[in-house]
Order: sequence, then C1' cells, then structure tokens
RNA sequence: CUGCUAUCCAGAAAGACCGAGGGACUGGGCCCGACGACGUCUUGGCAACCUAUCACGAGUAGGUGCCAACUCCCAUUUCACCAUUGCUUUGCGGUGAAUAAAGAUGACAG
Repeated sequence: CUGCUAUCCAGAAAGACCGAGGGACUGGGCCCGACGACGUCUUGGCAACCUAUCACGAGUAGGUGCCAACUCCCAUUUCACCAUUGCUUUGCGGUGAAUAAAGAUGACAG
C1' cells in the first nucleotide's frame, strides 16, 4: 500500500518547544487559534482491538490506539412528517430515522 473483517452518540490533559494556520479530501456550514491553535517531545490519563497471565472477568504485563466539538455537522439512497403551487413538475425546500460512499483505528491475509 491492497484485500477482508469488527468498531466509530461513551471516555480521557498538563508542562516544554515552535510560531500561523487548523478541524483528512471537494463544496457548504460551524468551530478551534497570538489568552499560542496545529505539530513535536516529556509526563499523565482513557479505553480494552490483539497477545500473555491467572483467580476467567480481571486492566496485572506487553503491542497498538486514543485524550475539542457524534468520524464537528450536511452531502448518496430509502422511509415518515411538515411546507409550497413558484419553477424547467417521476423533480427542486425543511426536519427526523435508517443507510451508502469516503475516512479513522484494531485484528487477519498478501
């Protein structure tokens, strides 16, 4: 990197360095940021995917992961409800539920 599979409404921040953008991509919205974001390092923490162990459900040890906002929200499709008779009338608006795609993380395989 590719494939496959599980999960993604919970949870968990301080210090130092740096210095202007950041929240994956595209569009829209919203938000974070010189009261220093993002990133890096240290320490701390959360969680329980994999492994080990045993008292077999425990966070004890190890490998990852994670620590603003639901994957920050919407986007595809379906259904329900509401609104509208304006338009180019199987459609175009809003809300809610489910869901696709995309993405993230783990396990496995190549």
Background: SAM riboswitch aptamer (S box leader) from Hymenobacter aranciens, 110 nucleotides, folded computationally. The sequence was found by an Rfam model in a public genome assembly. It matches the Rfam family "SAM riboswitch aptamer (S box leader)". Its family is annotated with regulation of gene expression in the Gene Ontology. The source organism's lineage runs through Bacteria, Pseudomonadati, Bacteroidota, Hymenobacteraceae and Hymenobacter.